[in-house]
The part of an RNA shown here (large-subunit ribosomal RNA, domain IV) has 363 nucleotides and comes from a Deltaproteobacteria bacterium. The prediction has a mean pLDDT of 87.

Context: one part of a larger RNA
RNA sequence: CCCGCGUUAAGGAACUCGGCAAAAUGCACACGUAACUUCGGGAGAAGUGUGGCCACUGAUGGGGGAAGUACUUACGCAAGUGAGUAUGGAACUUAGCGGGGGUUGCAGAGAAACGGCCCAGGCGACUGUUUAACAAAAACACAGGUCUCUGCUAAUCAGUAAUGAAAAGUAUAGGGACUGACACCUGCCCGGUGCCGGAAGGUUAAGAGGAGUUGUUAGGAGCAAUCCGAAGCAGCGAAUUGAAGCCCCGGUAAACGGCGGCCGUAACUAUAACGGUCCUAAGGUAGCGAAAUUCCUUGUCGGGUAAGUUCCGACCUGCACGAAUGGUGUAACGAUCUGGGCGCUGUCUCAACGCGGGACUCG
Numbered sequence: 001c002c003c004g005c006g007u008u009a010a011g012g013a014a015c016u017c018g019g020c021a022a023a024a025u026g027c028a029c030a031c032g033u034a035a036c037u038u039c040g041g042g043a044g045a046a047g048u049g050u051g052g053c054c055a056c057u058g059a060u061g062g063g064g065g066a067a068g069u070a071c072u073u074a075c076g077c078a079a080g081u082g083a084g085u086a087u088g089g090a091a092c093u094u095a096g097c098g099g100g101g102g103u104u105g106c107a108g109a110g111a112a113a114c115g116g117c118c119c120a121g122g123c124g125a126c127u128g129u130u131u132a133a134c135a136a137a138a139a140c141a142c143a144g145g146u147c148u149c150u151g152c153u154a155a156u157c158a159g160u161a162a163u164g165a166a167a168a169g170u171a172u173a174g175g176g177a178c179u180g181a182c183a184c185c186u187g188c189c190c191g192g193u194g195c196c197g198g199a200a201g202g203u204u205a206a207g208a209g210g211a212g213u214u215g216u217u218a219g220g221a222g223c224a225a226u227c228c229g230a231a232g233c234a235g236c237g238a239a240u241u242g243a244a245g246c247c248c249c250g251g252u253a254a255a256c257g258g259c260g261g262c263c264g265u266a267a268c269u270a271u272a273a274c275g276g277u278c279c280u281a282a283g284g285u286a287g288c289g290a291a292a293u294u295c296c297u298u299g300u301c302g303g304g305u306a307a308g309u310u311c312c313g314a315c316c317u318g319c320a321c322g323a324a325u326g327g328u329g330u331a332a333c334g335a336u337c338u339g340g341g342c343g344c345u346g347u348c349u350c351a352a353c354g355c356g357g358g359a360c361u362c363g
Base pairs, nucleotide, nucleotide: 001358002357003356004355005354006353007352008351010349011348014347019344027051028050029049030048031047036041038181052103053102054101056099057098058097060095061094062093063092068087069086070085071084072083073082074081075080104108116342117341118340119339120338121337122336123334124333128140129139144179145178146177147176148175149174150173156165157164158163182329183328184327185326187259188258189257192256193255194252195251196250197249198248201247202246203245207241208240212236213235214234215233216232219228220227221226260278261277262276263275264274287321288318299315300314301313302312303311
């Protein structure tokens, strides 16, 4: 010096990106317990007190069963005595608890044990799941919501197929997509893309069709070269006909998606409820807003601090929020993220000592 521990005056987060680490809390009983809330919760909220030993004593519970009383019966002339049954509950004993009292130590949950707590905000409702070996989360999943496909030889999926899964199910079922408890809600746009429906017209393949044309030549013409050329066969092939699709018509946004600009205007100023104009399919509604989103920006104001780029509450000038790529809230929950406080401490001021093991030196 390194690793693992223990203790520490005074202070107590001044450390640091950050209380990281450590310390602290910790048990039982009694008392007591806020906001908020989905009335379950929050809650072990928070907080307060007590805790050894010794007899004494009280009520209660367990054990225990005496005297007495009633009846029956035996004996006796009777008084009565004995026995049995029922009732009755005393002494004694035991358990934890309570009461006042005594006693003892620095200290009585004497060691061990084993939640730190509170306030505010973000995100995700929750329990769950995940990057085996740098990420456990705000990511995934989730009940719930919506859309859509599917009438059963179902849709969908695997397979060339047979066949199988779906399902020995049948629309309160099964598949796909998005959203993600709950509460309040979910605005406008169908022009583009997609999907669904429509079928009048346009376009349109193979096929059908075959006008026409070409090759071949029996034959004919010619002295010849060569020319003409029926039928048949063969090649090409116009018109016409010809489905879905596309064009077209309509619907559809919890389908993919989208949701403006400029100018002027009120008796201080400022601002603009109001007006004009251009463009669009329609111009962002409710709610939220410097936000996990705000560049300018440490915006401005307020709060907290002696001092606050973070935090909380507002404002709105939203560079570039916004409604199931869901919007805004929300009790409970979280090894979640952010800010603050109490407690607590060697994190620090500032370091010291001790224990165990290394490193190192010598043998």
The organism belongs to Myxococcia, within Bacteria.